The RNA shown here (c-di-GMP-I-GGC riboswitch aptamer) has 90 nucleotides and comes from Thermincola ferriacetica. Its mean pLDDT, the model's own confidence on a scale to 100, is 89. Rfam family: c-di-GMP-I-GGC riboswitch aptamer. Gene Ontology term of the family: cyclic-di-GMP binding. It was read from a public genome assembly, where an Rfam model found it.
RNA sequence: CCCGAUAAAAGCAAACCUAUCGAAAGAUAGGGACGCAAAGCCACGGGUCUACGACAGGGAUCUUCUGUUAUGAUAGCCGGGCCACCGAAG
Numbered sequence: 001c002c003c004g005a006u007a008a009a010a011g012c013a014a015a016c017c018u019a020u021c022g023a024a025a026g027a028u029a030g031g032g033a034c035g036c037a038a039a040g041c042c043a044c045g046g047g048u049c050u051a052c053g054a055c056a057g058g059g060a061u062c063u064u065c066u067g068u069u070a071u072g073a074u075a076g077c078c079g080g081g082c083c084a085c086c087g088a089a090g
Base pairs, nucleotide, nucleotide: 002090003087004086011036012035016031017030018029019028020027021026034076040082041081042080044079045078046077047074048073049072053069054068055067056066057065058064059062
């Protein structure tokens, strides 16, 4: 360094609930634990989610419907980059 114990110490926290922010996806804080050996950090590539706005089309022309679209979101979807605690076996 790879690797990752029925080791030890520490850590994070899904769903759900409450509050706040947001058009939404979602985020933040508190509670809570499904899980996690990078579930620490970064949207660079792919994926996925959302669509206020923009664009296109439709209708009953309006406080309307449908489609497309990321610059929004996701690092607990995958890849990649950066950094890091512990130390059995190999």